[in-house]
Context: one part of a larger RNA
RNA sequence: UGACGGGGGCCCGCACAAGCGGAGGAACAUGUGGUUUAAUUCGAUGAUACGCGAGGAACCUUACCUGGGUUUAAAUGGAGAUGGACGUAACUGGAAACAGUUAUUCUCUUCGGAGCUAUUUUCAAGGUGCUGCAUGGUUGUCGUCAGCUCGUGCCGUGAGGUGUCGGGUUAAGUCCCAUAACGAGCGCAACCCUUACCGUUAGUUGCCAUCAGUGAUGCUGGGCACUCUGGCGGGACUGCCACCGUAAGGUGAGAGGAAGGCGGGGAUGACGUCAAAUCAGCACGGCCCUUACACCCAGGGCUACACACGUGUUACAAUGGCCGGUACAGAGGGCAGCUACCCAGCGAUGGGAUGCGAAUCUCGAAAGCCGGUCGUAGUUCGGAUUGGAGUCUGUAACCCGACUCCAUGAAGUUGGAUUCGCUAGUAAUCGCGCAUCAGCCAUGGCGCGGUGAAUACGUUCCCGGGCCUUGUACA
Numbered sequence: 001u002g003a004c005g006g007g008g009g010c011c012c013g014c015a016c017a018a019g020c021g022g023a024g025g026a027a028c029a030u031g032u033g034g035u036u037u038a039a040u041u042c043g044a045u046g047a048u049a050c051g052c053g054a055g056g057a058a059c060c061u062u063a064c065c066u067g068g069g070u071u072u073a074a075a076u077g078g079a080g081a082u083g084g085a086c087g088u089a090a091c092u093g094g095a096a097a098c099a100g101u102u103a104u105u106c107u108c109u110u111c112g113g114a115g116c117u118a119u120u121u122u123c124a125a126g127g128u129g130c131u132g133c134a135u136g137g138u139u140g141u142c143g144u145c146a147g148c149u150c151g152u153g154c155c156g157u158g159a160g161g162u163g164u165c166g167g168g169u170u171a172a173g174u175c176c177c178a179u180a181a182c183g184a185g186c187g188c189a190a191c192c193c194u195u196a197c198c199g200u201u202a203g204u205u206g207c208c209a210u211c212a213g214u215g216a217u218g219c220u221g222g223g224c225a226c227u228c229u230g231g232c233g234g235g236a237c238u239g240c241c242a243c244c245g246u247a248a249g250g251u252g253a254g255a256g257g258a259a260g261g262c263g264g265g266g267a268u269g270a271c272g273u274c275a276a277a278u279c280a281g282c283a284c285g286g287c288c289c290u291u292a293c294a295c296c297c298a299g300g301g302c303u304a305c306a307c308a309c310g311u312g313u314u315a316c317a318a319u320g321g322c323c324g325g326u327a328c329a330g331a332g333g334g335c336a337g338c339u340a341c342c343c344a345g346c347g348a349u350g351g352g353a354u355g356c357g358a359a360u361c362u363c364g365a366a367a368g369c370c371g372g373u374c375g376u377a378g379u380u381c382g383g384a385u386u387g388g389a390g391u392c393u394g395u396a397a398c399c400c401g402a403c404u405c406c407a408u409g410a411a412g413u414u415g416g417a418u419u420c421g422c423u424a425g426u427a428a429u430c431g432c433g434c435a436u437c438a439g440c441c442a443u444g445g446c447g448c449g450g451u452g453a454a455u456a457c458g459u460u461c462c463c464g465g466g467c468c469u470u471g472u473a474c475a
Base pairs, nucleotide, nucleotide: 001475002474003472004471005470007469008468009467010466011465012464013463015459016458019422020421021420022419023418026314027313028312029311030310031309032308033307034305035304042053043052064300065299066298067297068296069295070294076124077123078122079121080120081119082118083117084116087104088103089102090101091100092099093098106115107114108113126289127288129287130286131285135283136282137278138277139276140274142272147186148185149184150183151182152181153162154161155160166177167176168175192266193265194264195263197234198233199232200231201230202229203228206224207223208222211221212220213219237260240254241252242251243250244249316415320374321373322372323371324370325369326368332363333362334361337356338355341352342351343350344349381412386407387406388405389404390403391402392401428451429450430449431448432447433446434445
């Protein structure tokens, strides 16, 4: 100087407490361990692995296994030699890859050759093989915590200290005062995006107050007021008032205001820590393989299953289930696409047909509300599992897809110790969309809106962190 303490002081954080809803019990989905296997490819492993890499494993992907095949190779280039093809088509063998046979068979030319291409020789290939403890780049975490440093000066023999401490204050090393320190840098904040209000500008595909037409609809003429869209501005600064305070600042159901004291949300992550993660995204040093650890193909596997754990979905019901009627979003997507409308089918869907490369057409809510029924039961709860019949995608749904209909109707009656999330348009609850994608094992991920709470006395305790101080046989 640090680190540590079941030392002290001060202060924060859904850290506890106060609340609400979960997990841990059940079934299923998914990931992991283990076991099994020819293979169940590889990586990730306290917090910081385990719906993670994977934003789509039937083939492909695919790296694994079995079997069959290739050896300058999938691609590209240089040099030498030889040829005119390469390729395409048919046939044979075959699971295919591939191998063989047959047919067809170069272009330009000044006839010297040139171009193209194949074969062959040679040089460069290829490797998801190893090392993340050789690395770059990227990422997680402490932590959006308030810290981490420097120049000069001063103090100390020196390591080093001071500044950065103290008194206040703040979300903040934020600011003020004091001060052997005076300044500065990286962080904080602000500048950026979005949301909440207003003005202005622009009105088509958006809108419809006024006027006209119409049988219904902004449907048409017309209009740009309003809604909205998207460009430019304004607006919030403790600016004003009162009180407290030297100041910084604090308090106020104060005024004004759409918004008030950082208005809400996002992006943004200091010096560093964990030899943290990744050589399988990519790049790259070294090592290793080179008729194989490279490459092609078919099939299988990654989907196994006495078991254990994590993350979720659905439930155990009446604030509910079922039936009928009825209303209201936002954000996105769409041409190998989204499809209105009509017909067929109980339905998944199929057959027609029309609009739209889309503020124009289209995909489109559910909880809610109004009625009816069920009456506490393993039930009109719950839907696993299984049988049958189908639809769709795709060469192909056996291993191993989703969906529909009929039948079946399991466990489950609120879950031990323990444990997780959340402080407001949040939790809870309800549906919708998108990426990936032929299809989909999505209950996942990322977004969007609808309905919409309870509680916080407080900081003694648990966990993590910051500052000061103290002890130490630790570095």

Small-subunit ribosomal RNA, 3' major domain from an uncultured bacterium, 475 nucleotides, folded computationally. Rfam family: Bacterial small subunit ribosomal RNA. Its family is annotated with ribosome and structural constituent of ribosome in the Gene Ontology. Model confidence (mean pLDDT): 81 of 100.